């Protein structure tokens, strides 16, 4: 060099172009004589930048990161 994949909360992963979810793990407040479990809430997220759409985590294009295969 050229193709394919993958890129979402602190971590691991779901997600039919229509309100971004689950599990852990931070937190509050309950529960308890502490603590630990339990219950019940809340914070945190779409690698970047164009396009296309009435509307993009999903679809196109570029760039980056990483994995794979070819030469």
């Nucleotide at each position: 060099g050229c193709g394919c994949c993958u890129g979402u909360g602190g971590u691991g992963u779901a997600g039919c172009g229509g309100u971004a979810a689950c599990a852990c793990g931070c937190u509050a407040g309950c529960u308890c004589g502490c603590c630990a479990u339990g219950c019940u809430g809340g914070a945190g997220u779409c690698g970047c930048g164009a396009g296309u759409u009435c509307g993009a985590g999903u679809c196109u294009c570029g760039c980056c990161a990483g994995g794979c295969g070819c030469u």